Predicted 3D model of a 350-nucleotide part of an RNA (small-subunit ribosomal RNA, central domain) from an uncultured bacterium. Rfam family: Bacterial small subunit ribosomal RNA. Rfam links the family to the GO terms ribosome and structural constituent of ribosome. The prediction has a mean pLDDT of 86. RNAcentral holds the full RNA, with entries from ENA and SILVA.
Context: one part of a larger RNA
RNA sequence: UUGGGCGUAAAGCGUCCGUAGGUGGUAUUUCAAGUCUGCCGUCAAAGCAUGGAGCUUAACUCCAUAAAGGCGGUGGAAACUGAGAAACUAGAGUACAGUAGGGGUAGCAGGAAUUCCCAGUGUAGCGGUGAAAUGCGUAGAUAUUGGGAAGAACAUCGGUGGCGAAAGCGUGCUACUGGACUGAAACUGACACUGAGGGACGAAAGCUAGGGUAGCGAAAGGGAUUAGAUACCCCUGUAGUCCUAGCCGUAAACGAUGAAUACUAGGCGUAGCGCGUAUCGACCCGUGCUGUGCCGAAGCUAACGCGUUAAGUAUCCCGCCUGGGGAGUACGCACGCAAGUGUGAAACUC
Numbered sequence: 001u002u003g004g005g006c007g008u009a010a011a012g013c014g015u016c017c018g019u020a021g022g023u024g025g026u027a028u029u030u031c032a033a034g035u036c037u038g039c040c041g042u043c044a045a046a047g048c049a050u051g052g053a054g055c056u057u058a059a060c061u062c063c064a065u066a067a068a069g070g071c072g073g074u075g076g077a078a079a080c081u082g083a084g085a086a087a088c089u090a091g092a093g094u095a096c097a098g099u100a101g102g103g104g105u106a107g108c109a110g111g112a113a114u115u116c117c118c119a120g121u122g123u124a125g126c127g128g129u130g131a132a133a134u135g136c137g138u139a140g141a142u143a144u145u146g147g148g149a150a151g152a153a154c155a156u157c158g159g160u161g162g163c164g165a166a167a168g169c170g171u172g173c174u175a176c177u178g179g180a181c182u183g184a185a186a187c188u189g190a191c192a193c194u195g196a197g198g199g200a201c202g203a204a205a206g207c208u209a210g211g212g213u214a215g216c217g218a219a220a221g222g223g224a225u226u227a228g229a230u231a232c233c234c235c236u237g238u239a240g241u242c243c244u245a246g247c248c249g250u251a252a253a254c255g256a257u258g259a260a261u262a263c264u265a266g267g268c269g270u271a272g273c274g275c276g277u278a279u280c281g282a283c284c285c286g287u288g289c290u291g292u293g294c295c296g297a298a299g300c301u302a303a304c305g306c307g308u309u310a311a312g313u314a315u316c317c318c319g320c321c322u323g324g325g326g327a328g329u330a331c332g333c334a335c336g337c338a339a340g341u342g343u344g345a346a347a348c349u350c
Stems, first nucleotide, its partner, number of pairs: 004321003007304002012318001014201004021194003025088002028085004033081002035077009049065006091191001092188003096183004103177007110154001114150008125136002162169002206247006215241002220236004258317001260315004266295011299306002323350003332343004
């Protein structure tokens, strides 16, 4: 418990698609459900309100009248919402002409580096650290030259640059494929926005099965350090990291900022496309749209800060919050092979 809030104090679902529902552009006409309005009925009495009367007054009692509002009926109005009809094109979409891109999936190829193997040269050290030691090496290491193998990742370009709903995406080429932007204005004619349930995707770690394993490296072993050292440092090193198929469904999944639309000073960058000016042409310069940044008017904010990519001004829909701990726990249910995840209290206590 609301006329309050959700960047950082509690609070935006990780992201998207979409059902019901809610909300919805411009103009005409009809209806009259909502809406507004006249009248009628009804809403017992008492009580309340107003005017009066009676007990000496008051309280009290009695009489009369009224009011707002509800419900039902009936007549009217038609601006707004709604419903019907027939239109429109500014929202949305389709077609057309172009453009940029690490968007996705699959396949093929490449070079540098690393490790290992073989061979040559060569000799006593190498490696590592704060210093050392474990470790490797006269069975020839390290270094260096040639050859071979393997796996993983793609230096430079590379950029608060690009693409994607988010997670995320970076060597080259090919095939298939999703979206975006710009231009022009042909077509459809509100087809839109949001979205409870629901569905799909979803880093890393982890799990199942089968492969693979160069480097790195939880666990583990050893060497140091230390009072100790179940660590930080060093030498090894299994799972894992990689691939295929399936599961898991969580993250500081962050812009800690839900989606959509409209409006509200500018300045300086940058990416894509168009137009103008200029030119032989490309630049330069000016400008429109879309994205991505920095600084800032007004305004907002507790402050920090935000500020046309809003945290400003509004509309609409969804999600969420309500003191700290107990606790994201217990129980129940659902999902999962498991790990666990989702939903999610109370007693008690301050």